[in-house]
Molecule: transfer RNA
Organism: Hylaeus volcanicus
RNA sequence: GCCUUAUUAGCUUAGUUGGUAGAGCGUUCGCUUUGUAAGCGAAAGGUCACUGGUUCGACUCCGGUAUAAGGCU
Numbered sequence: 001g002c003c004u005u006a007u008u009a010g011c012u013u014a015g016u017u018g019g020u021a022g023a024g025c026g027u028u029c030g031c032u033u034u035g036u037a038a039g040c041g042a043a044a045g046g047u048c049a050c051u052g053g054u055u056c057g058a059c060u061c062c063g064g065u066a067u068a069a070g071g072c073u
Stems, first nucleotide, its partner, number of pairs: 001072007010025004019056001027043005049065005
């Protein structure tokens, strides 16, 4: 220098014909208990790495940038 893959909630991650993003753990609240834990229920939490484009509409398609991992020279 070139190529490939990954980037989604605090953490681990799901999400394909493009149609308003889910789960587990964790956190908070409630129920239960003499109390705690466990169990059960609920809630909060995401500008889907950043930027531009295509489209009526983009986590999803295209270009660029950043970071990480791997490969070639």